[in-house]
RNA sequence: UCGCGGGUGGUGAAAUGGUAUCACAGGGGUCUUUGGAACCCUUAUUUCAGGUUCGAGUCCUGGCCCGCGAG
Numbered sequence: 001u002c003g004c005g006g007g008u009g010g011u012g013a014a015a016u017g018g019u020a021u022c023a024c025a026g027g028g029g030u031c032u033u034u035g036g037a038a039c040c041c042u043u044a045u046u047u048c049a050g051g052u053u054c055g056a057g058u059c060c061u062g063g064c065c066c067g068c069g070a071g
Base pairs, nucleotide, nucleotide: 001070002069003068004067005066006065007064010024011023012022013021018054026042027041028040029039030038047063048062049061050060051059
């Protein structure tokens, strides 16, 4: 440099173009002599800039970053 794959809360992952969801972690509570466990509630997310569309995490174009392969 070229080709392919990926980038989503603090972490790990989901998501037919139609309310971004789950688990863990964090905060609050119930229970318990205390802690832990269990249960309930709750905070927080789409890499960037454009485009298409009534509507984009998803489709298109171009960047940035990471990984794999080729030379």
Predicted 3D model of a 71-nucleotide RNA (transfer RNA) from a Thermomicrobiales bacterium. The coordinates come from a structure-prediction model, not an experiment, and the mean pLDDT is 81. The same sequence occurs in records of 3 taxa. Lineage of the source: Bacteria > Pseudomonadati > Thermomicrobiota > Thermomicrobia > Thermomicrobiales. Its Rfam family is "tRNA". Rfam classes the family as a transfer RNA.